Record summary
Transfer RNA from a Clostridia bacterium, 73 nucleotides, folded computationally.
RNA sequence: GGUGCCAUGGCUCAGUUGGUAGAGCACAUCGUUCACAUCGAUGGGGUCAUAGGUUCGAGUCCUAUUGGCACCA
Repeated sequence: GGUGCCAUGGCUCAGUUGGUAGAGCACAUCGUUCACAUCGAUGGGGUCAUAGGUUCGAGUCCUAUUGGCACCA
């Protein structure tokens, strides 16, 4: 220098053919307990890496950029 893959709540990850952003863990409150843990219920938390484009509509498609990993030279 070139190519490919990845980037989504605090963490690990889903998200199908473009059509209301989700799960587990964690966190908060309540219940249970003498107390703690476990367990159960409820709740909060995300400009989907950044910037543009296409579209009635983009996490999803296109382009550029940033960061990480791998490969080729």
Taxonomically the source falls in Clostridia (Bacteria, Bacillati, Bacillota). It was read from a public genome assembly. Rfam family: tRNA. The family's RNA type in Rfam is transfer RNA. Rfam links the family to the GO term triplet codon-amino acid adaptor activity.